[in-house]
Context: one part of a larger RNA
RNA sequence: UGACGGGGGCCCGCACAAGCGGUGGAGCAUGCGGUUUAAUUCGAAGCAACACGAAAAACCUUACCAGCUCUUGACAUGGGAAUUAAGGGUUUCAGAGAUGAAAUCUGUCGGUUCGGCCGGAUUCCACACAGGUGCUGCAUGGCUGUCGUCAGCUCGUGUCGUGAGAUGUUGGGUUAAGUCCCGCAACGAGCGCAACCCUCAUCCUUAGUUGCCAGCAGGUUUGGCUGGGGACUCUAAGGAAACUGCCGGUGAUAAGCCGGAGGAAGGUGAGGAUGACGUCAGGUCCUCAUGGCCCUUAUGGGCUGGGCUACACGCGUGCUACAAUGGCGGUAACAAUGGGAAGCAAUAGGGUGACCUGGAGCUAAUCCUUAAAAACCGUCUCAGUUCGGAUUGUUCUCUGCAACUCGAGAGCAUGAAGUUGGAAUCGCUAGUAAUCGCAGAUCAGCUAUGCUGCGGUGAAUACGUUCACGGGCCU
Numbered sequence: 001u002g003a004c005g006g007g008g009g010c011c012c013g014c015a016c017a018a019g020c021g022g023u024g025g026a027g028c029a030u031g032c033g034g035u036u037u038a039a040u041u042c043g044a045a046g047c048a049a050c051a052c053g054a055a056a057a058a059c060c061u062u063a064c065c066a067g068c069u070c071u072u073g074a075c076a077u078g079g080g081a082a083u084u085a086a087g088g089g090u091u092u093c094a095g096a097g098a099u100g101a102a103a104u105c106u107g108u109c110g111g112u113u114c115g116g117c118c119g120g121a122u123u124c125c126a127c128a129c130a131g132g133u134g135c136u137g138c139a140u141g142g143c144u145g146u147c148g149u150c151a152g153c154u155c156g157u158g159u160c161g162u163g164a165g166a167u168g169u170u171g172g173g174u175u176a177a178g179u180c181c182c183g184c185a186a187c188g189a190g191c192g193c194a195a196c197c198c199u200c201a202u203c204c205u206u207a208g209u210u211g212c213c214a215g216c217a218g219g220u221u222u223g224g225c226u227g228g229g230g231a232c233u234c235u236a237a238g239g240a241a242a243c244u245g246c247c248g249g250u251g252a253u254a255a256g257c258c259g260g261a262g263g264a265a266g267g268u269g270a271g272g273a274u275g276a277c278g279u280c281a282g283g284u285c286c287u288c289a290u291g292g293c294c295c296u297u298a299u300g301g302g303c304u305g306g307g308c309u310a311c312a313c314g315c316g317u318g319c320u321a322c323a324a325u326g327g328c329g330g331u332a333a334c335a336a337u338g339g340g341a342a343g344c345a346a347u348a349g350g351g352u353g354a355c356c357u358g359g360a361g362c363u364a365a366u367c368c369u370u371a372a373a374a375a376c377c378g379u380c381u382c383a384g385u386u387c388g389g390a391u392u393g394u395u396c397u398c399u400g401c402a403a404c405u406c407g408a409g410a411g412c413a414u415g416a417a418g419u420u421g422g423a424a425u426c427g428c429u430a431g432u433a434a435u436c437g438c439a440g441a442u443c444a445g446c447u448a449u450g451c452u453g454c455g456g457u458g459a460a461u462a463c464g465u466u467c468a469c470g471g472g473c474c475u
Stems, first nucleotide, its partner, number of pairs: 007475007015465002019428005026320008034311002042053002064306007073129001077128002079125006087106008109119003131295002134293003140289002142284003145280001147278001152191006158167003171182003197272004202240007212229002216227003243266001246260005322421001326380006338369003343362002348357003387418001392413007434457007
């Protein structure tokens, strides 16, 4: 000077408390450990590993295993020789395929001094080399997690101290904030805070097509449908608006705090992006890059099949439930974000259904894809049930060379555990929690209950800071 203390003082945070809903018990999904295995590829390990890398493991992916197979190599540059093309399609034979052999069709480069001379391409030869998801994240770059969106971290000059260092940055108030005010041997400055950026909430202007329809007219196909219109909604560009600006109180006459007015919004309006100096030799050599080491007829390349999907068990994260604020049947409303050409697909027809047939329109504010909970009516009457849906049998549908290992979905039948969950533990302060569905990325198809967004319905509680946890300042 720091760090630490079951030392002290002050202060924050869904940290506790007050509430609401969960997890821990059940079934299933998924990840991890363990075990097993020829292989069950690798990484991640308290918070900050475990629905994490992976925004999709049947083949591929794929890095693992078994077998088969290649050796200048699947890919790059250089030398020599040969050819002038290369390439594409079909068929036959051997083979699991890679691959090898053969036939056939198509195609047969550019420049040119007309010399295979130059460029380009292919094949062969030998060697330099290629190649490595092999090791080291404790050799590294880059990226990133975390403390933490916490309010801190420093510098110049001056002053003090022999010096390490101190001061400033401490103190009195105040703030979300090292935010601001006052004081002070300090005076200033930088990185952070805040603001500047984006979205949402109000209004105005401009512009009206594919969006809208108040007034006017037409039509009866009752649908903004048509003429038309720019008012409204909306779209998308520009602007206005909020600053403790005004009033009262309080305070040191300060900074500020409390209340009020006006206002769509009030004291940071709400959300996002934005992450200081640094910490953890945090994570990543399997994104990429890269030093060193290692392999080089193999630790490289290709292929077929298998594995990553195993299963006595343990843990994490979720989904569905255990029911009446409910289940089932019927009637019948109201969104937003998005996506669509190897695509989205309407009207119509077939099927109980998954789906099939067929294809209008749409390169999309034009066409397509678009709710559920809620509401109303009926029924069930507290049961392992008309709750719950696991599991199993069977018949089908779809994708795809191919669903055995190992896909999803539909119909019928079957109907398990489960009656609210021990110790313990998690999230959340408002359009939040809870609850309800919708869309998208990845994607042929899906294991999505995951993830990222979108809207619908829509609460309760906060006395307070004694205690447990994390953090900041002074001592």
Small-subunit ribosomal RNA, 3' major domain from an uncultured bacterium, 475 nucleotides, folded computationally. Its mean pLDDT, the model's own confidence on a scale to 100, is 82. The RNAcentral record of the full RNA draws on ENA and SILVA.